[in-house]
RNA sequence: GGGGGCGUAGCUCAGUUGGGAGAGCAUCUGCUUUGCAAGCAGGGGGUCGCCAGUUCAACUCUGGUCGCCUCCACCA
Numbered sequence: 001g002g003g004g005g006c007g008u009a010g011c012u013c014a015g016u017u018g019g020g021a022g023a024g025c026a027u028c029u030g031c032u033u034u035g036c037a038a039g040c041a042g043g044g045g046g047u048c049g050c051c052a053g054u055u056c057a058a059c060u061c062u063g064g065u066c067g068c069c070u071c072c073a074c075c076a
Base pairs, nucleotide, nucleotide: 001072002071003070004069005068006067007066010025011024012023013022019056027043028042029041030040031039049065050064051063052062053061
């Protein structure tokens, strides 16, 4: 330098023929208990890496860019 993959909640991830942003764990509140844990019920938390474009509408399509993983090439 070139190819491919990945980037979504605090963590691990799901979500594509373009139209509701979600799960588990964690966290907070309540119930239960003498108390803790476990269990049960409920709540909060996201500019979907960033910028731009297409579209009535973009996590999803297009271009650029940043970071990580991997393969190849190059230099010495």
A computed fold for a 76-nucleotide RNA from a Candidatus Omnitrophota bacterium, annotated as transfer RNA. Rfam family: tRNA. Rfam's curators write: Transfer RNA (tRNA) molecules are approximately 80 nucleotides in length. Rfam links the family to the GO term triplet codon-amino acid adaptor activity. By type it is a transfer RNA. Lineage of the source: Bacteria > Pseudomonadati > Candidatus Omnitrophota. Model confidence (mean pLDDT): 81 of 100. The sequence is in RNAcentral, with records from ENA.